[in-house]
């Protein structure tokens, strides 16, 4: 230098153009217990790496770019 893949709550992750962005773990509150754990109920938390474009509508398609990984030179 060229090619391919990945980037989504604190962590891991679902999602392949459509109406509340999914779940698990974790965190917080309540119930339960003498207490803790487990369990039950509820809550907060992601402008989907960044910018731009296409579209009525973009996490999703296109371009550029940043970071990481693999391969080739």
């Nucleotide at each position: 230098g060229g090619g391919c893949c990945c980037g989504u709550g604190g962590u891991c992750u679902a999602g392949c153009g459509g109406u509340u962005a999914u779940g698990a773990c974790g965190u917080c509150g309540c119930c339960u217990u003498u207490a803790c754990a487990a369990g039950g109920c509820g809550a907060a938390a992601a402008u989907c790496g960044a910018g731009g474009g296409u579209u009525c509508g973009a996490a999703u398609c296109c371009c550029u770019u940043c970071g990481g990984g693999c391969c080739c030179a």